[in-house]
Context: one part of a larger RNA
RNA sequence: GCCAGGGAUUGUACCUGUUUGGCGAGUCUAACCCGAGUAUCGGGGAAGGCAUAGGGAAACCAACAUGGCCGCAGCCUUCGGGCGAGGGCCGCCGUCUUCAAGGGCGGGGAGUCAAACGGGUACGACCCGAAACCGGACGAUCUACGCGUGGACAAGGUGAAGCAUGGCGAAAGCCAUGUGGAAGCCUGUUAGGGUUGGUGUCUUACAAUACCCUCCCGUGAUCCGUGCGUAGGGGUGAAAGGCCCAUCGAGUCCGGCAACAGCUGGUUCCAACCGAAACAUGUCGAAGCAUGACCUCUGCUGAGGUAGUUCGUGGGGUAGAGCGACCGAUUGGGGGACCGGACUCCGAGAGGAGUUCGCCCCCUGUCGAACUCCGAACCUACGAACGCCGUGGACGCAGGGAAUCCGGUGUGCGGGGUAAGCUUGUGCACCGGGAGGGAGACAACCCAGAGCUGGGUUAAGGUCCCAAAGUACGAGCUAAGUGCGACCGAAAGUAGUCUCGAGCCCUAGACAGCCGGGAGGUGAGCUUAGAAGCAGCUACCCUCUAAGAAAAGCGUAACAGCUUACCGGCCGAGGUUCGAGGCGCUGAAAAUGAUCGGGGCUCAAGUUCGUCACCGAGACCCAGCGGCGCGGGUAACACCGCGAUCCGGUAGGUUGGCACUCUGUUCGGGUGGAAGCACGGGCGAGAGUUCGUGUGGACCGAAUGGAGAAGAAAAUCCUGGC
Repeated sequence: GCCAGGGAUUGUACCUGUUUGGCGAGUCUAACCCGAGUAUCGGGGAAGGCAUAGGGAAACCAACAUGGCCGCAGCCUUCGGGCGAGGGCCGCCGUCUUCAAGGGCGGGGAGUCAAACGGGUACGACCCGAAACCGGACGAUCUACGCGUGGACAAGGUGAAGCAUGGCGAAAGCCAUGUGGAAGCCUGUUAGGGUUGGUGUCUUACAAUACCCUCCCGUGAUCCGUGCGUAGGGGUGAAAGGCCCAUCGAGUCCGGCAACAGCUGGUUCCAACCGAAACAUGUCGAAGCAUGACCUCUGCUGAGGUAGUUCGUGGGGUAGAGCGACCGAUUGGGGGACCGGACUCCGAGAGGAGUUCGCCCCCUGUCGAACUCCGAACCUACGAACGCCGUGGACGCAGGGAAUCCGGUGUGCGGGGUAAGCUUGUGCACCGGGAGGGAGACAACCCAGAGCUGGGUUAAGGUCCCAAAGUACGAGCUAAGUGCGACCGAAAGUAGUCUCGAGCCCUAGACAGCCGGGAGGUGAGCUUAGAAGCAGCUACCCUCUAAGAAAAGCGUAACAGCUUACCGGCCGAGGUUCGAGGCGCUGAAAAUGAUCGGGGCUCAAGUUCGUCACCGAGACCCAGCGGCGCGGGUAACACCGCGAUCCGGUAGGUUGGCACUCUGUUCGGGUGGAAGCACGGGCGAGAGUUCGUGUGGACCGAAUGGAGAAGAAAAUCCUGGC
């Protein structure tokens, strides 16, 4: 890992609801007793419980065996209506409060016992799961420390004290040479002990701590044997929370114990109907609960209800807009007699003159969630009409059962944030819990809400090949592979190209090009070394002309020289400037090899406009069938009919069924072959069931009741096998 077997909502008590049954103003026995075919059963047993009266804190007081009206179902009907259980409204009564009024609770008899099922509570309480806590025992044969008693340490090196001899000294003493043999001294694969580095080998190992090399101690706080002692909140510790038998930030074993777990995981057959919530309030609350909202089921009631549209009458101050309508912000210019502030000048001062700002007027340019002279769409209250739903029971009321209280995305409108696949609100939709088609793949984007089977038509999206359908038609644009992508990549730039508009010039000849002229007074005056069109200053005239500057640029030391403006000729039809738009281009940088899904595509298979076809889903249409609901029908099935407006569905509620084991009753099968197993054929929507053949060799089944240790794929599930 696979397979087989095992494996999780149980039991008791009480409360509560539903269903069924017994008795009923009552109902039931409990312990216990007696009998017996002796756990069953039969008979007794009313002690006691619940109900039959309530109100009040209590003292205490104490109620309609029916007065009126309405009226569902139902019954009757002369079809007008009448009666009307239950039900409703009123009246009346009890009690409490109480000056009173008003109000609260109660009153015209339904309970009780049992069983089954739903839920709750207490218990192990659906199952498995801690780390822990407490108690009592057992451990110092490992290891820590201590005590008693024993054992062990090759060979070398260094050479303390002391002592001897000699020398020196007044002495204390000192020096030298010997001798001597100290030391938590030195070297050391002595024995023995340790374990620094290799972060070597090993790492299902030789080994639950090893192997090799290297390294440290090795007469000492040394190492070892043996006996003894210290025990779990305790010991021991040259102290690492180390060690206390492979166990230590509190040993091990057994018990309390099925500890508790708001946390994780798991929880076993089929089908039908409906179908959520991820919100609010409270919470030592935030991974949990409770209540409400929301879902479901049942009962009661009995006729109206209001999601949609339109109209009428009110409410609103948003979007927008506006601000010569307020508040606040905010350009530039012009003018201003008076008024206020600041500054400058004149004046001894008074004061005067001027500049500037405020303020006022005119023109001009802009804004505001907390501005508004205005003001939609839209929302909303009431009324009406239409529509839709409703006696097949809506609306409403009461009760049983839940789940949920981590939500997410898109879109409209907001708050926070530079922003975010960010955060926080709100309306709607969707995912959650929604399949199918499209978007390459792709929860929430587009189309579209799937009972089953078959056929057709469309939607979104597509039609060159992969790959169903146009290499469709008409007209443009793009040359960048731009693009063929739901990434439109910004500011800024662009004589790329296409289109549109406007101004000016032009056959009296435009624009460009080529040819020619481009002169004279004069080298204007001044300045200057020089200044001649061209360093600088001033002026910028006149003549001849077709035209030619007191010179627009280059150049020279200054001249010279080369162009330009301007004019003529040649040529012969558009030229030039500005603005707007379309598609492109630059701007353009990311980490393994690129790409539009790929191939590939250029008057496209890109892009814009127009047109006709076709493909394309579970959508729509047609046919058949099923379920559910309803009507007719039946003793009950069967059968017939209706449903355009029923049949997606997680959590969850409700309902029906299949299978397993045992058992009561009834009825069957089996050595002429039961169960089980294997293979095959039918039936059923399915859980399943039935038949045949083989194997097997002794039990098995149906119907109808009852009882459950009653269904396996999961739990790092348990046991076994392979």

Large-subunit ribosomal RNA, domain II, 722 nucleotides, folded computationally. Its Rfam family is "Archaeal large subunit ribosomal RNA". Its family is annotated with ribosome and structural constituent of ribosome in the Gene Ontology.